Predicted 3D model of a 74-nucleotide RNA (transfer RNA) from a Halanaerobiales bacterium. Its Rfam family is "tRNA". The family's RNA type in Rfam is transfer RNA. Rfam describes the family as follows. Transfer RNA (tRNA) molecules are approximately 80 nucleotides in length. Taxonomically the source falls in Halanaerobiales (Bacteria, Bacillati, Bacillota, Clostridia).
RNA sequence: GGGGCUAUAGCUCAGCAGGAUAGAGCGACAGAUUCCUAAUCUGUAGGCCACAGGUUCGAAUCCUGUUAGCCCCA
Repeated sequence: GGGGCUAUAGCUCAGCAGGAUAGAGCGACAGAUUCCUAAUCUGUAGGCCACAGGUUCGAAUCCUGUUAGCCCCA
């Protein structure tokens, strides 16, 4: 220098042939239960989907560029 993959909640990930309120498990917090704790059950909070543009009535999803990580080639 060229190419590929990944980037979504505190953590691990799903959702990606566009469709309308963005989800799960674990974790956190509150409550129930218990003499107390753990376990169990219920509920709550937490993400403008890496960043910036573009296409579209509508973008996490498609296109372009950038950034970061990993890998391959030279």